[in-house]
Model confidence (mean pLDDT): 89 of 100. c-di-GMP-I riboswitch aptamer from a Desulfobacterales bacterium, 91 nucleotides, folded computationally. The source organism's lineage runs through Bacteria, Pseudomonadati, Thermodesulfobacteriota, Desulfobacteria and Desulfobacterales.
RNA sequence: GUUCGAAAAAGGCAAACCACUCGAAAGGGUGGGACGCAAAGCUGCUGGCCUAAGUCUGAGGUUGCAAAGAUAAGGUAGCAGGGCUACCGGG
Numbered sequence: 001g002u003u004c005g006a007a008a009a010a011g012g013c014a015a016a017c018c019a020c021u022c023g024a025a026a027g028g029g030u031g032g033g034a035c036g037c038a039a040a041g042c043u044g045c046u047g048g049c050c051u052a053a054g055u056c057u058g059a060g061g062u063u064g065c066a067a068a069g070a071u072a073a074g075g076u077a078g079c080a081g082g083g084c085u086a087c088c089g090g091g
Stems, first nucleotide, its partner, number of pairs: 002091004012037002017032006035078001041084003045081003048076003054071004060065001
């Protein structure tokens, strides 16, 4: 340098759930908590998935309104792929 994660050690992260908080929501943050994780470190670049405030369409209504549908400019890195970086150990 590259590849792998069997055994081991030092350590790391933290699902659900709960509290507070931000958000229209999806979801995020902080604390508690551990289902799991060898990149569960970082990155929305590609695909997927989630949401639909706003926008467009608009059944209906008829002063203001509005069921419903479409839509990411919002999310998800713990859905997969790509990119960048990294601890310990084996080959």